[in-house]
């Protein structure tokens, strides 16, 4: 240079003009439709020296690495609840980290890659159902199409100074064929996969049939490790195919719901209780007409449960930096310093100017050589860009997507000294 | 904030226990017609939303995105 793996860092620098949200001021102005407080009870007065709202103005603070998606886990709050089971989920190699995880560190083993490295739902397939499609002889109680064999039996055919013989022929012995009974699973073909490799030994071919190395499985076995496991050792010829991201087994965890959790105050509107004027005039039972009962009665007063609205919950927290100590790291301990949105359907924008950054162009200087070009840098000038993803809403730890720029370590291949 | 289902040619749906992605209707050529439609013939079209994973093998299992609908308070 090219192409490629890791882990970090920053989300724009300065400065100006408008503009937005919280919160504050013993600033200013406003408030009939807010509250108080005085009486003469009115649409009355006060209210700088109560309070609340509004609006101006000063100060001060104002998003994210992912606020996002709502996938995991916790913390808060309320319900439920004797221990405890079921179901029905999620998880699963080992250590450790944590408040807790399905997360993150270290290891282990497995797999991908030349490599740096990256990926792994990594328990149980002798606890039981179960599934393996087409192809193939046979796909889980193995099989036999080609193909080898055909020792043994079977059929045929020569052959033998064998052996009987009624002279037909009969036994016997070896010998060649046939592939009929049958033997085999090496080979070859079919699958993703064919019931251990590979090499020697047997044998009629052959086969763990035996044997040696590997593979595999068992052990209350030895080293090394806390463990996974890794290396060895004895046993066993081998019985045990894949599939549990099929059902399920087996071990761990998990009561529900959720800031609209919930807690406080509480207009009017109905309700409940108490007092309650019949007086010159005055309700119903009720009248000719007084009297008493008794209900009901404007008003005022109290209660409770509670809408609208109002506070709280609300952000000092498993907090941020910064040093120190322990750990291979997750990550923990200790000083030390900071206050760092908090509303209500929800605030951060836009403009210039400098400045940074990149392509290109001229152009100075150094360096390099194959003598026209490379490479570094510095000055001006056009001309892009200063920005992507994207906006807290109860908090925190993660995962997972989305998304600009940067500069570092590493590895591979090329080309030069 | 709690739960639920769906995505398959241009459309509307199938695909059984994972095993050769079909139909209908639409599109294209030819044929019939005087022409057109309707009929009668071949045919074209699929990243099964997308990435990545089990599995001999995936439209279907499972993880993660994306889009879309539907309930409840």
């Nucleotide at each position: 240079g090219c192409g490629g793996a890791g882990g970090g860092a920053g989300a724009g620098g300065a400065g100006g003009u408008c503009g937005c949200g919280g919160g504050u001021g013993g600033g200013c102005g406003c408030c009939g439709u807010c509250c108080g407080g005085c009486c003469a009870u009115g649409c009355g007065c006060c209210g700088a020296c109560g309070g609340g709202g509004c609006g101006c103005c000063g100060c001060u603070c104002g998003a994210g690495g992912a606020a996002a998606g709502u996938c995991c886990g916790g913390g808060c709050u309320c319900c439920a609840c004797a221990g405890g089971g079921c179901a029905c989920g999620a998880c699963g190699c080992c250590g450790g980290g944590u408040a807790a995880c399905g997360c993150c560190c270290g290891g282990g083993c497995g797999u991908c890659g030349c490599g740096a490295g990256g990926c792994g739902a990594c328990g149980g397939a002798c606890a039981g159902u179960g599934c393996c499609a087409c192809a193939g002889a046979g796909a889980a109680u193995a099989g036999a199409c080609c193909g080898c064999c055909g020792a043994u039996g079977g059929c045929g055919g020569g052959c033998g100074c064998g052996c009987c013989u009624u002279c037909g022929g009969g036994c016997c012995g070896g010998c060649c064929g046939c592939a009929c009974a049958g033997g085999c699973a090496a080979g070859g073909g079919u699958g993703a996969a064919a019931g251990g490799g590979u090499g020697g030994g047997g044998u009629a071919a052959g086969a763990g049939c035996c044997c040696a190395c590997c593979g595999c499985g068992u052990c209350u076995c030895c080293u090394g490790g806390u463990a996974a496991c890794a290396g060895g050792g004895a046993c066993g010829g081998c019985a045990c195919g894949g599939c549990a991201a099929a059902c399920c087994c087996c071990g761990u965890c998990g009561g529900g719901a959720g800031c609209a959790a919930g807690g406080c105050c509480a207009a009017g509107c109905a309700g409940g209780g108490g007092c309650g004027a019949g007086c010159g005039g005055u309700g119903g039972c009720c009248c000719g007409c007084c009297g008493c009962g008794u209900c009901c009665g404007a008003g005022c007063c109290c209660c409770g449960g509670g809408u609208a609205g109002g506070c709280c919950g609300c952000u000092a927290g498993a907090g941020g930096c910064g040093c120190c100590g322990g750990g291979c790291g997750a990550c923990c301990g200790g000083c030390g310093u900071c206050c760092c949105a908090g509303a209500g359907a929800g605030a951060u924008g836009a403009c210039c100017u400098c400045g940074c950054g990149g392509c290109c162009c001229g152009u100075g200087c150094c360096g390099c050589c194959u003598c026209g070009g490379c490479g570094a840098u510095g000055c001006g000038g056009u001309c892009c860009g200063u920005u992507a993803c994207a906006g807290a809403a109860c908090c925190c730890g993660g995962c997972u997507u989305a998304u600009c720029u940067c500069a570092c370590u590493c590895c591979g291949c090329c080309c030069g000294a | 904030u709690g739960g639920c289902c769906c995505g398959u040619g241009g459309u509307g749906u199938a695909a059984c226990u994972g095993g050769c992605a079909a139909c209908a209707c639409g599109c294209u050529u030819g044929g019939c017609u005087c022409u057109g439609g309707a009929c009668c013939a071949a045919g074209a079209g699929a990243u099964u939303c997308c990435a990545g994973g089990u599995u001999c093998g995936a439209a279907c299992c499972c993880u993660g995105g994306c889009g879309g609908g539907c309930c409840a308070a």